[in-house]
Model confidence (mean pLDDT): 84 of 100.
Predicted 3D model of a 687-nucleotide part of an RNA (large-subunit ribosomal RNA, domain II) from a Candidatus Micrarchaeota archaeon.
Its Rfam family is "Archaeal large subunit ribosomal RNA". Its family is annotated with ribosome and structural constituent of ribosome in the Gene Ontology.

Context: one part of a larger RNA
RNA sequence: GCCAGGGAGUGUAUGGGCGUGGCGAGCCGAAAGGCGAAGCGAAAGCGAUAGCGCGCAGGCAACGAGGCGCGAGGUACGAAAGUGCCUUAGUCACCACCAUACGACCCGAAGCCGCUGUGAUCUACGCGUGCCCAGGACGAAGCUAGGCUAACGCCUGGUGGAGGUCCGCCACCUGUCAUGGCAUGUCCUGUUGGGUGAGGUACGGGUAGCGGCGAUAUACCACUCGAACGCGGCAAUAGCGGGUCCCCUCUGAAGUAUCUUUAGGAUAGCUCCAGGUGAGCUUGCACGCGCGGUAGAGCUACCGAAUAGGGUGAAAGGAGUCGAAAGGCUCCACACUCUUAUCGAACUCCGAAUGCGCGUGCUGCGUAGACCCUGGGAGUCGGCGAGGCUGGGUAAGCUAGCCCCGCGAGACUACAAAGACAGUGACCAUGGUUAAGGCCCCCAAAUCCUAGUUGAGUGUAACGAAGGUGGGGAGCGCCUUAGACAGCUGGGAGGUAGGCUCAGAAGCAGCCAUCCUUCAAAAAACGCGUAAUAGCGUACCAGUUGAGGCGUCCCUUGCCGAAAAUAUACGGGGCUAAACUAGGUGCCGAGACCAUGGAGGUCGCAAGACCUGGUAAGAGGGCGUGCGGCGCGGCUGGAAGUGUGUCCGAAAGGACGCAUGGACCGCGUCGCAGGGAAAAUCCUGGU
Numbered sequence: 001g002c003c004a005g006g007g008a009g010u011g012u013a014u015g016g017g018c019g020u021g022g023c024g025a026g027c028c029g030a031a032a033g034g035c036g037a038a039g040c041g042a043a044a045g046c047g048a049u050a051g052c053g054c055g056c057a058g059g060c061a062a063c064g065a066g067g068c069g070c071g072a073g074g075u076a077c078g079a080a081a082g083u084g085c086c087u088u089a090g091u092c093a094c095c096a097c098c099a100u101a102c103g104a105c106c107c108g109a110a111g112c113c114g115c116u117g118u119g120a121u122c123u124a125c126g127c128g129u130g131c132c133c134a135g136g137a138c139g140a141a142g143c144u145a146g147g148c149u150a151a152c153g154c155c156u157g158g159u160g161g162a163g164g165u166c167c168g169c170c171a172c173c174u175g176u177c178a179u180g181g182c183a184u185g186u187c188c189u190g191u192u193g194g195g196u197g198a199g200g201u202a203c204g205g206g207u208a209g210c211g212g213c214g215a216u217a218u219a220c221c222a223c224u225c226g227a228a229c230g231c232g233g234c235a236a237u238a239g240c241g242g243g244u245c246c247c248c249u250c251u252g253a254a255g256u257a258u259c260u261u262u263a264g265g266a267u268a269g270c271u272c273c274a275g276g277u278g279a280g281c282u283u284g285c286a287c288g289c290g291c292g293g294u295a296g297a298g299c300u301a302c303c304g305a306a307u308a309g310g311g312u313g314a315a316a317g318g319a320g321u322c323g324a325a326a327g328g329c330u331c332c333a334c335a336c337u338c339u340u341a342u343c344g345a346a347c348u349c350c351g352a353a354u355g356c357g358c359g360u361g362c363u364g365c366g367u368a369g370a371c372c373c374u375g376g377g378a379g380u381c382g383g384c385g386a387g388g389c390u391g392g393g394u395a396a397g398c399u400a401g402c403c404c405c406g407c408g409a410g411a412c413u414a415c416a417a418a419g420a421c422a423g424u425g426a427c428c429a430u431g432g433u434u435a436a437g438g439c440c441c442c443c444a445a446a447u448c449c450u451a452g453u454u455g456a457g458u459g460u461a462a463c464g465a466a467g468g469u470g471g472g473g474a475g476c477g478c479c480u481u482a483g484a485c486a487g488c489u490g491g492g493a494g495g496u497a498g499g500c501u502c503a504g505a506a507g508c509a510g511c512c513a514u515c516c517u518u519c520a521a522a523a524a525a526c527g528c529g530u531a532a533u534a535g536c537g538u539a540c541c542a543g544u545u546g547a548g549g550c551g552u553c554c555c556u557u558g559c560c561g562a563a564a565a566u567a568u569a570c571g572g573g574g575c576u577a578a579a580c581u582a583g584g585u586g587c588c589g590a591g592a593c594c595a596u597g598g599a600g601g602u603c604g605c606a607a608g609a610c611c612u613g614g615u616a617a618g619a620g621g622g623c624g625u626g627c628g629g630c631g632c633g634g635c636u637g638g639a640a641g642u643g644u645g646u647c648c649g650a651a652a653g654g655a656c657g658c659a660u661g662g663a664c665c666g667c668g669u670c671g672c673a674g675g676g677a678a679a680a681u682c683c684u685g686g687u
Stems, first nucleotide, its partner, number of pairs: 001687006011102006019094005026035003039046002051070004058063001072087006105243004112233003116230003124207002127204006133197001135167003138163001142159007172194002177190002180188002182185001209225001211221002218227001246622006256268005269380002271377006280365002284362008296350001297348002303344003308339006317332006383407003387403006412423002427598007437588003440573003446585001448584006459575002467560007475552005487544005493517003498512003523538001526537003599612005623676001625673010641660008
């Protein structure tokens, strides 16, 4: 892992509203007594239904059980007006549901505690009694011999045998290093270190958990140690994690607000179910009357920002200047004004669309009961995506909000695949028609039609800049058979080498000026060039040639720009259209739409109408298991169980045949539950 068996909303008490049944101003209980039949008031205390109207079902109508309103009544407060509460259905039992207290749906801590224990056979450190340390080296004190000294003492030789001394692969201890070994261990082997000491070691014995012991490592105290282990409190608690068992039908959410809080709750909102009432309701459209200050726009309409000029200004301000002073003049600043260029979320003289409120009409819904009211049961309180609008951010498949639609909880078709995008809301079956999107093959349907564009495999998929460089097509302006544009041929002159400067300066270093003449035309010279000249072109003119040319701006379409790690990234093949643009005709294509048949739900006497995606969640109806009561059956002519086959039912499931098996089993109905398994690193067993 697999298989089998086990495995999670239970029990009691109390309370709540629903349902069913009994009795009923009573009900229950053996009784005591409980609940109810009267309330109001803090209390003292006081102490209750006369009427009238409307009106559902029904009814020809009158009327009208319930119901509603007014009134009347009780009481408290009040001077009163008036206001609050009240003015007759309960009670007992049972089913289902929910709440509260308990373990309270099941499993899961780390932990805490104890008139509870067990541990020092491991290990830590004391204590007692023992045992062990090859061999070698150095040679302290003391003692001694000789020598020296006035003495103390010194020197030399010997003896002696000290030491947390030295060397050391004895034993023993330890654990430095290793690319060593294997069955990977606090292992082994080798190697390193200690090896007469704070040494090693055996046995006995001591210290106990709010503790011991500790040359401190929070180390060790029996594979357990920042507080041992067993048992008990104990089913600790867990706002956290996991799990929570058959079928079908009806409805169907929320990720928001407030408080607490911030992984959780409560209340409201949204949801389900039941009941009541009895006639309106209307989220959509139109019109009317109102609300508003956004988009836009505007600013000599305010506030604030902000460009360049002109005009005027009594006094006061700053700078400069004239003057001995008084004072004068100019500029700046300031104020007003004219012309000119602009802006604002926190500016507004203005000002939409959409929006919001009310009314009327329409539409839609509603006596098959809407709207509304009451009661009971929930879940939800992490949201996310597209579009529109607004903040933060360079930006983000980023972040904070509002509106709306989706996913969540939505299948199906298309997009290669795909959660939100496009189409479309799936009861079942059959047939047809379309939507988005497609129609060369994979792959259903056009190798369809017309006119263009692209030559880059551009493209056929979402993705590219500045800049550079090609193609196609419009618009506008100018020139043009009185000959355009380009090419070719020729001319391109004279005063003059203009004046100045300068070594020189002659069109062409530089400065100034830039005239006149002859001409078809020709610069006081546009470029090259010379030391300066010279020389070569250009402008300009003529000839030749003979039909378009030049400029600007716009649209469209290619190429370069263009970099990612194994070979290529249109879904693929492939395509020159099977690419792109514009237009057209047909076809394919969903669970959409249409038709027919069937099933279920709601409503209805019926005919029939409408409805039937669905997570959390609620409600309803069923299938199956064990046991019991009552009734009825089967079975050695073969029960249950097991294996297999066939059939029936919308499902849970049910029936029959054969084989095996060898003694019990079923049906109907009512009831009681240890009542349904794939998951919990579930438990036990098997394999």